[in-house]
RNA sequence: UCUUAUCAAGAACGGCGUAGGGAACAGGCCCGCUGAUGCCGUAGCAGCCGGUCCCGAAUUAUCGGGAUGUCGGGUGCUAAAUCCUGCUCCGCCUCAGGCGGAGAAAGAUGAGA
Repeated sequence: UCUUAUCAAGAACGGCGUAGGGAACAGGCCCGCUGAUGCCGUAGCAGCCGGUCCCGAAUUAUCGGGAUGUCGGGUGCUAAAUCCUGCUCCGCCUCAGGCGGAGAAAGAUGAGA
């Protein structure tokens, strides 16, 4: 970089450290000197892969579904829906606007290439 699946669930304490941070741009909203963001440690979560168990198909090589984090694994994650909106289409209303729905784009994570 490409393909594909998922993204309203879940899970925090300590240490270091300083002024901004929530991917980018814009608008909004929020977090932050009662120390955020970040880094490190420990603990935790259980999405994907793997493991284990069960059921079904099939009958030995597999396929499908479910459960399990008390599973010493891999990766990821642990404010807010991916914090919300932005582009397209559809519906509704009290119609310079607002609300709802479907999708796109971008992004994140896994698996594969």

About this RNA
A computed fold for a 113-nucleotide RNA from a soil metagenome, annotated as SAM riboswitch aptamer (S box leader). The sequence is in RNAcentral, with records from MGnify. Rfam family: SAM riboswitch aptamer (S box leader). Rfam's curators write: The SAM riboswitch is found upstream of a number of genes which code for proteins involved in methionine or cysteine biosynthesis in Gram-positive bacteria. The model forms 94% of the base pairs in the Rfam consensus.